[in-house]
Context: one part of a larger RNA
RNA sequence: GGCUUACGAUGGAUACCUAGGCACCUAGAGAUGAGGAAGGGCGUAGUAAGCAACGAAAUGCUUCAAGGAGUUGAAAAUAAGCGUAGAUCCAAAGAUUCCCUAAUAGGUCAACCUUUUGAACUACUGCUGAAUCUAUGGGCAGACAAGAGACAACUUGGUGAACUGAAACAUCUUAGUAGCCGAAGGAAAAGAAAGCAAAACUGAUUCCCGUAGUAGUGGCGAGCGAAAUGGGAGCAGCCUAAACCGUGAAAAUGGGGUUGUGGGAGAGCAGUAAAAGCAUCAUGCUACUACGCGAAGCGGUGAAGUGCCGAACCCUAGAUGGCAAUAGUCUAGUAGCCAAAAGCAUCACUAGCUUACACUCUGACCCGAGUAGCAUAGGGCACGUGGAAUCUCGUGUGAAUCAACAAGGACCACCUUGCAAUGCUAAAUACUCCUAGGUGACCGAUAGCGAAGUAGUACCAUGAGGGAAGGGUGAAUAGAACCCUCGUCGGGGAGUGAAAUAGAACAUGAAGCCGUAAGCUCCCAAGCAGUGGGAGGAGCCCAUGCCUCUGAUCGUGUGCCUGUUGAAGAAUGAGCCGGCGACUCAUAGGCAGUGGCUUGGUUAAGGGAACCCACCAGAGCCGUAGCGAAAGCAAGUCUUCAUAGGGCAAUUGUCACUGCUUAUAGACCCGAACUUCGGUGAUCUAUCCAUGACCAAGAUGAAGCUUGGGUAAAACUAACUGGAGGUCCGAACUGACUGAUGUUGUAGAAUCAGCGGAUGAGUUGUGAUUAGGGGUGAAAUGCCACUUGAACCCAGAGCUAGUUGGUUCUCCACGAAAUGCAUAGAGGCACAGCAGUUGACUGGACAUCUAGGUGUAAAGUACUAUUUCGGUGUGGGCCGCGAAAGCGGUACCAAAUCAGGGCAAACUAUGAAUAUUAGAUAUGAGCUUAAAAUAACAGGGGUCGAGGUCGGCCAGUGAGACGGUGGGGGAUAAGCUUCAUCAUCGAGAGGGAAACACCAUGGAUCACCAACUAAGGCCACUAAAUGACUGCUCAGUGAUAAAGGAGGUAGGGGUGCAGAGAAAACCAAGAGGUUUGCCUAGAAGUAGCUACCCUUGAAAGAGUGCGUAAUAGCUCACCGAUCAAGCGCUCUUGCACCGAAGAUGAACAGGGCUAAGCGAUCUGCCGAAGCUGUGAGAUGUAAAAAUGCAUCAGUAGGGGUGUGUUCUGCCUUAGGGGGAAGUACCCGCGUUAGCAGGAGUAGACGAAAUAGAAGCGAGAAUGUCGAUUGAGUAAUGCAAACAUUGGUAAGAAUCUAAUGCCCCAAAAACCCAAAGGUUCUUCCGCAAGGUUCGUCCACGGAGGGUGAGUCAGGGCCUAAGAUCAGGUCAAAAGGCGUAGUCGAUGGAAAACAUGUGAAUAUUCCUGUACUACUCCUUGUUGGUCCCACGGGAUGGAGGAGGCUAGGUUAGCUGAAAGAUGAUUAUCAGUUCAAGGAUGCAAGGUGCCCCUGCUUUUUCAGGGUAAGAAGGGGUAGGGAAAAUGCCCCGAGCCAAAUUUCGAGUACCAGGCACUAUGGCGUUGAAGUAACCCAUGUUAUACUCCCAGGAAAAACUUGAACGACCUUCAACAAAAGUGUAUCUAUACCCAAAACCAACACAAGUGGGUAGGUAGAGAAUAUCUAGGGGCGC
Repeated sequence: GGCUUACGAUGGAUACCUAGGCACCUAGAGAUGAGGAAGGGCGUAGUAAGCAACGAAAUGCUUCAAGGAGUUGAAAAUAAGCGUAGAUCCAAAGAUUCCCUAAUAGGUCAACCUUUUGAACUACUGCUGAAUCUAUGGGCAGACAAGAGACAACUUGGUGAACUGAAACAUCUUAGUAGCCGAAGGAAAAGAAAGCAAAACUGAUUCCCGUAGUAGUGGCGAGCGAAAUGGGAGCAGCCUAAACCGUGAAAAUGGGGUUGUGGGAGAGCAGUAAAAGCAUCAUGCUACUACGCGAAGCGGUGAAGUGCCGAACCCUAGAUGGCAAUAGUCUAGUAGCCAAAAGCAUCACUAGCUUACACUCUGACCCGAGUAGCAUAGGGCACGUGGAAUCUCGUGUGAAUCAACAAGGACCACCUUGCAAUGCUAAAUACUCCUAGGUGACCGAUAGCGAAGUAGUACCAUGAGGGAAGGGUGAAUAGAACCCUCGUCGGGGAGUGAAAUAGAACAUGAAGCCGUAAGCUCCCAAGCAGUGGGAGGAGCCCAUGCCUCUGAUCGUGUGCCUGUUGAAGAAUGAGCCGGCGACUCAUAGGCAGUGGCUUGGUUAAGGGAACCCACCAGAGCCGUAGCGAAAGCAAGUCUUCAUAGGGCAAUUGUCACUGCUUAUAGACCCGAACUUCGGUGAUCUAUCCAUGACCAAGAUGAAGCUUGGGUAAAACUAACUGGAGGUCCGAACUGACUGAUGUUGUAGAAUCAGCGGAUGAGUUGUGAUUAGGGGUGAAAUGCCACUUGAACCCAGAGCUAGUUGGUUCUCCACGAAAUGCAUAGAGGCACAGCAGUUGACUGGACAUCUAGGUGUAAAGUACUAUUUCGGUGUGGGCCGCGAAAGCGGUACCAAAUCAGGGCAAACUAUGAAUAUUAGAUAUGAGCUUAAAAUAACAGGGGUCGAGGUCGGCCAGUGAGACGGUGGGGGAUAAGCUUCAUCAUCGAGAGGGAAACACCAUGGAUCACCAACUAAGGCCACUAAAUGACUGCUCAGUGAUAAAGGAGGUAGGGGUGCAGAGAAAACCAAGAGGUUUGCCUAGAAGUAGCUACCCUUGAAAGAGUGCGUAAUAGCUCACCGAUCAAGCGCUCUUGCACCGAAGAUGAACAGGGCUAAGCGAUCUGCCGAAGCUGUGAGAUGUAAAAAUGCAUCAGUAGGGGUGUGUUCUGCCUUAGGGGGAAGUACCCGCGUUAGCAGGAGUAGACGAAAUAGAAGCGAGAAUGUCGAUUGAGUAAUGCAAACAUUGGUAAGAAUCUAAUGCCCCAAAAACCCAAAGGUUCUUCCGCAAGGUUCGUCCACGGAGGGUGAGUCAGGGCCUAAGAUCAGGUCAAAAGGCGUAGUCGAUGGAAAACAUGUGAAUAUUCCUGUACUACUCCUUGUUGGUCCCACGGGAUGGAGGAGGCUAGGUUAGCUGAAAGAUGAUUAUCAGUUCAAGGAUGCAAGGUGCCCCUGCUUUUUCAGGGUAAGAAGGGGUAGGGAAAAUGCCCCGAGCCAAAUUUCGAGUACCAGGCACUAUGGCGUUGAAGUAACCCAUGUUAUACUCCCAGGAAAAACUUGAACGACCUUCAACAAAAGUGUAUCUAUACCCAAAACCAACACAAGUGGGUAGGUAGAGAAUAUCUAGGGGCGC
């Protein structure tokens, strides 16, 4: 370390519970608001916060009832109270009710500011009276004053999608749906026939059933889809216009009149009859909003009794909750009975109000006009323009008046019905934010609402918006006094309690992960870890066993799922465990099963003294007759002139329940990218607008001017001056070209080292604009909040997905396909094929025989093509002859024909095997018949075994793979591709091929330590032959390969030579004519050509090679001799050899083998889940039993049977504190899912049987939530740096003090704005946070802290822009926009220095100032508002001067230390505002004269006093001012300087005390020179072109108008007095902001020391701050 057992820790499953939800039913109600709502903000208690209640009258006040003992909310504790003189609490009616919000005095960044204290605006009423008489506009006033806003669904109207379906898509569909908008009510809408119908009727509307998925409509596709009649619910009818008559000038109004068998008016005639309806105050009845009375039980047990045991009682009450376990009799209640001061509602009654009608006559008057109708463009009707009625409407046109008009599905006629163009109207119907009561085969903390706790909370987001987790001590806190450990936390005793392993991290307490103890086991060993044997060791004792644990060693063995032709796969998915997690429900069809009735069956809505039932209800539906287009006929009918034909029919129940399946719906679950609607976003970023800010330093040197040269004058030229530029170099700033680091980062874009621009088309702050098919874009498809080829959020929406993934218990029997056809089809789908299941019918699958057809293999070459050789040679070419006709030749081409040889998928005069068609024949095993027994045979009977046809219901498959055979394609390549056919795999295990889906063998129901075999094997691994006989091989061939090569070896055939002597070897000969001839310089056997003869001889070529210039020479053929028996050549068979090179060593599986290799022959044996044997089970054979026979591999798939979970009926169940469920363990039973029992823990529920209903079974979905492992592993965020000593403390690297060292210093210092919001300061603390620690903290707890006339903002102003009375435009919402009102980043009055203090200071104190207003005094007589003018008031760049801040040096003063006797060096200090007064050039500006060449301008120099500043007057014009002119007047402007402020200030240092933080006292010098800003002078001056806000404050001013007026107003000077609201702490280049963090990033403005330096670069050092939280 492994397995096992026991005990723990962690964790929070399971079971039990419920405080909260969910779904319905009944009844009510559907309220509200300018009398200020809904909804909020902020407050209110003696004592913190949140919740609830309330509102400055604040945890409550008043009145009237009820009630009767306690009470001050949940919520303790404490303090202080209240209450029988009636509190708290409950009900009714009142009072109060801050601020925001319709928000309404004005404004605004909601809960605030301002102010004259106002109800704004619209509507209404009244008054007034602009152009203009009336009228309109405008103005004023009134009024408890009508509207406005809010509100879940329902309703109605306006507007109105898309995804989707149509397997695409456009008409169509989704759908008039979703959304947006307007409006109303408790309901709304509709509504009293110009209706519906059909020859008969009916009698407003609405809703339900039904008609009916019918009639219709429809790319006649997908789909859409009525109406009338009928049955019910509920019922209700009325008012006007007109004719005519009055009144009135008219507008108007009173009477009359209201209908469709037409009515009314009018004329005439008489009068008659009685009821009906509406409804206020008051009164009464009833109900509601608080109440009250209300039966009956004891003992024992136990911590507790309601349980159990014992013996009782009540019931118009046995609903329910509570009380220490389960309660009719304990309690609150329940059944029943009863009650109201106040409020509200219903009903009754009622003052009062309203209403009627007959007959006769009469075509003359009336009966709803820009209407009906028509044309055209649409919409809506179920109805898509169709033949399209009816309804409605934009535009145009345009009737009739009862002898009329409209409708009846084009239209016309007839007939019938109705009477438009004006209105009102309850009930039946729809919904539920809400109230009360009740119910549940609804949930029970991952469930049920998102929410059982401060839940729409925490948290996330700029915003719209999104959106959690988290329940249980116990009966009672009896919540652990006291002791020990101890800094606490924690723990150990004690005590409480029935229980503390119920101790607050608290009931039960699973798995996973982790630990402690014990038994066995593990370091020569190679592994899906198990499984089958099994040595050894240990344990137990109710049980010695058929028990438990461990496991040396041997055999065998490549996880699970998905998806595939095929997965151990290196193809997918899962870290592990636990919980949750997917074929459902409704309606309508089809089929099957079961049941009821079949005198056919059955109801729907509705009714039904709560609901549900029973019962009623017969409308309607199905069936009973079909055929036909229909008229129609009918067991037939249609077709036809007619059918002896043909088509269809000649039949058949229905209603429920259950199962399967289909359709419509999200339809098994999860998952898009998209599309559409309505909103939210320009704090990021893009452009634009307004207003502000910023850019060290250095360099270059344009134009122009001046001077000189030059010209007639110019031009031109040189120098000085000058200071231009999308100029140069280079910091801040801004950008982002390169490299490295980083890549689980410091950082979701950074750091380091370099780099580009850096006065411009520059950068940046604040405010604001443009918005999604839209913006913006110096244009990259860039940017629009880490999102962009179309943002984000919510909704349509559970879009759709022919696509991927996943889809949960058992057993039993059957069991595929990967093919055809079609397809916008190819990974999909329909039909067919093949499966299952259930019926009806039939009878021979396989085999044998007989008889057919066929045209493949083969064969053949007559045909059709093709091919070759030869013969003949029609014809042609060429050659020759000929005057021509023609003839001849030909080694050329070639038809046809003859003969020989070939060839064919698209050739056939032939032609199989198989396959196929038809017919015929035919079997095996049991049982039985069956007899007194046994056996055999024959016959009969039925059973089983193979199939087929036609149906019903209802699947999967339509990706196939390799192998054999026959082909095509390819290269007669492919583990290639595509057909046909067979087999196997697929879906098939076992044994063989080492291993190996596809090959050969063989089809597994289960068990066996039995037998026989198949393929294949028999040396050992490894079961069986070291078997027999016979050959071959020497190559380890066997145990990879070709062309090609080779005296390898063993056979076979043919042929030649050979005792007349072969082959090989050795010895000898190999000659002569002749150097043959020709040719040649030469050619003599041997350059070449020709010829190749003759002679000698045993034999010898006019020569086989070598060789020479040519000869020569060597050699061969051939011959002789020696030797002595076989030799040569060729063809062929078997087995071997070479050919043979690859990357770690790897080609019998390895050892090894000369057989244990290869070829024959033979005999044994081994060998499987095959077959047999023995035993067991299941299924079929109608049921049961026996027996027999047969069957029992299985994916997709369909069929059958069971098991478990939750809930319900039985049920007030059995059982249960003498111990239920759960949980962990042990043991038994069952084929399995599973089921009993036991003993622990636990502490209250809860089986079984039998039925029923389902949120009903998980291992996988990159599932989801939780816990845990990984793991104390990686990391701990700039290399500016720490060290020592002391202190505190339980504890110190980290806190603190001191000392030393180091770092920054145009910052890493200091001060503001924004943003944040208490982080500031003091005391206490150390759980968590702090990347370590911690005594410390930006952390936790508690106190405290922010002081303003002058700083900033409001009470002042306006810019961009926003909003916008009236106005104008627009379906609605709303858009635009004037006056006005808001809106700073700009304009506008005023304060400084010192001190103090834990924390504030331009705010407090001291001192010294200033501004506005008021009052007083004096003076004047109109003033203010409105209005008008001026003013405010403006760009960029450049250069020089003056001055100041600041700095340096010197001087002066002081100090300690050291050295020394000189006084040197070092260090420190040497300071001071606003304001008042003073005052000015050398700067700027202004004017004239003179000189400098002549005129002008400019410039330089000099001078003067007549244009400047300032003041006065005035023509014209005008309201005035402005403006102009005249006069006086040379200065004027300003920073400064100086002085006062200002010394009793400050100050180094010394001294005293100290709690070490401080504090008191004393107090020297306090001058000069130089340098010098980016500050100031200065909105100055010069130059340039792009020509550079507005308004108020302020100044001035006549009239009209408004207001105030002599107790007023204004002006001036000194003095008195007054001066509101908000912010103010702290951080602010950062640990407090923005970046998820105490994050190396980002963040606007101001201050700017010394040395070196051009410099704000760079380096270094001060003041000051730090050493980066391992």

The part of an RNA shown here (large-subunit ribosomal RNA, half A) has 1670 nucleotides and comes from Gossypium australe.
It matches the Rfam family "Bacterial large subunit ribosomal RNA".
The organism belongs to Gossypium, within Eukaryota.
Its mean pLDDT, the model's own confidence on a scale to 100, is 80.
The RNAcentral record of the full RNA draws on Rfam.